[in-house]
RNA sequence: AAUGUAAAAGGCAAACUUAUUGAAAGGUAAGGACGCAAAGUUACGAGUCUAAGGUCUCUAGACUAUGAUCGUCGGACUGCCAGAA
Repeated sequence: AAUGUAAAAGGCAAACUUAUUGAAAGGUAAGGACGCAAAGUUACGAGUCUAAGGUCUCUAGACUAUGAUCGUCGGACUGCCAGAA
C1' cells in the first nucleotide's frame, strides 16, 4: 500500500417519539437501535427529493434550484486494529 472475514479497544446511529427550525424537502437536540470497516469529513460529478421565489397555462396544474440529501452511487481528504488468506 492492498485487503476486511477472526480477535481487541472503541465509534456511529435507521425507523419511530418529543421539542425546535424551515414554504417544503430536510436540518438540529434528547430518547431509541435497523444496521454500518469508513454509516468520518467534503455538495466536486451523477441520481433522487422539495418548489418559497420565478416562468407558462388559466384558477388548477406544469416547469424551474440559488434549497436539500454523504445511511443513493462515485470522486477527493483523513482514520483504529490486524491472527489468517